[in-house]
RNA sequence: AGUGAGUCGGGCGAUCGCUGCGCGAAAGCGUGGAGGAAAGUCCGGGCUCCACAGGGCAGGAUGGCCGCUAAUGGCGGCGCGGAGCGACCCGCGGAAAGUGGCACAGAAAAAAUACCGCCCGCGAGGGUAAGGGUGAAAUGGCGGAGUAAGAGCCCACCGGCGCGCGAGUGAUCGUGCGCGCAUGCUAAACCCCAUCCGGAGCAAGACCAAAUAGGAGGGAUGAGUGGCCCGCUCCAGUCCCUCGGGUAUGGUCGCUAGAGGCGGUGCGCAAGCCCCAUCCCAGAGGAAUGAUCGCCACCCGCAAGGGUACAGAACCCGGCUUACAGACUCACU
Numbered sequence: 001a002g003u004g005a006g007u008c009g010g011g012c013g014a015u016c017g018c019u020g021c022g023c024g025a026a027a028g029c030g031u032g033g034a035g036g037a038a039a040g041u042c043c044g045g046g047c048u049c050c051a052c053a054g055g056g057c058a059g060g061a062u063g064g065c066c067g068c069u070a071a072u073g074g075c076g077g078c079g080c081g082g083a084g085c086g087a088c089c090c091g092c093g094g095a096a097a098g099u100g101g102c103a104c105a106g107a108a109a110a111a112a113u114a115c116c117g118c119c120c121g122c123g124a125g126g127g128u129a130a131g132g133g134u135g136a137a138a139u140g141g142c143g144g145a146g147u148a149a150g151a152g153c154c155c156a157c158c159g160g161c162g163c164g165c166g167a168g169u170g171a172u173c174g175u176g177c178g179c180g181c182a183u184g185c186u187a188a189a190c191c192c193c194a195u196c197c198g199g200a201g202c203a204a205g206a207c208c209a210a211a212u213a214g215g216a217g218g219g220a221u222g223a224g225u226g227g228c229c230c231g232c233u234c235c236a237g238u239c240c241c242u243c244g245g246g247u248a249u250g251g252u253c254g255c256u257a258g259a260g261g262c263g264g265u266g267c268g269c270a271a272g273c274c275c276c277a278u279c280c281c282a283g284a285g286g287a288a289u290g291a292u293c294g295c296c297a298c299c300c301g302c303a304a305g306g307g308u309a310c311a312g313a314a315c316c317c318g319g320c321u322u323a324c325a326g327a328c329u330c331a332c333u
Stems, first nucleotide, its partner, number of pairs: 001333008010296007018033006035310001039321002042319005047201004054230004059197005064078005079092004093192002098190002100186003115132002117128004140158002143155002159181001160179008205253004215243007222234004260279002263276002266273002297308004
């Protein structure tokens, strides 16, 4: 000067409050009380209800290989390609199934063609695709032979394609033979292939109390499974209007002990897994988590003084992404 991981993100004390729980007859006392992202709601799972979710169509997602995991679009390792001196970073099915697109520039954007140039030729015209020029992309590359000049026209090597053999779980790598080479780019264009995905969500859903009652008349029609069809489940119900009657919109659970935190032994390159020990760490429900003072740290300011990044739980976890003043640690180039 960089690269990659990670940690903290004001501290201590006093007073007064708010809120969950426990104790208490009460006053009160004790104890717990935001985050690394609680955020975006972008993925994945748990849980709940509907068939423990079944068949088809439609739709969506993913996309090198192997593994980890409850699961993933996440993570780890490996393979190939690319940028970088490097630490390291970025990318990844199929373009010889079909359809479409390829601005500007350029002769020409896939069907063929020729602006300059080169060659033959007086010229007209013809040959050529080496060289120049355009472009994000130009019809294999480089050298030789060859030729009027040239050209896979021919040859060696490299590349490509096809078929084998060997190594590897595999992506892939190595190697032999054959083929002058047929296949421009684009799939975050349609599409094809493979794999996966049922829907709705804690206002899910369950329970308690009261009530909607019970009744009369009239009308419509099965309801649920929220993309569609089938299938499945349930019940002779369900819904609407009119008459008449009557009460209230409350409480409890779900709710936080969990794929949990810290530490350790062992296995594994790692992601991670097994086991042991120990800890309990918000659980509200219009929604608490705050305020003041003192000392200290840091920032702004001449000073008085002011300020403390981003942000704020709402069923719970695992990720990703985004925001973040400042301070610090480790490894590597």
Model confidence (mean pLDDT): 77 of 100. This is a predicted structure of a 333-nucleotide RNA (Bacterial RNase P class A) from a soil metagenome. The RNAcentral record of the sequence draws on MGnify. Its Rfam family is "Bacterial RNase P class A". Rfam links the family to the GO terms ribonuclease P activity, tRNA processing and dimeric ribonuclease P complex. The model forms 98% of the base pairs in the Rfam consensus.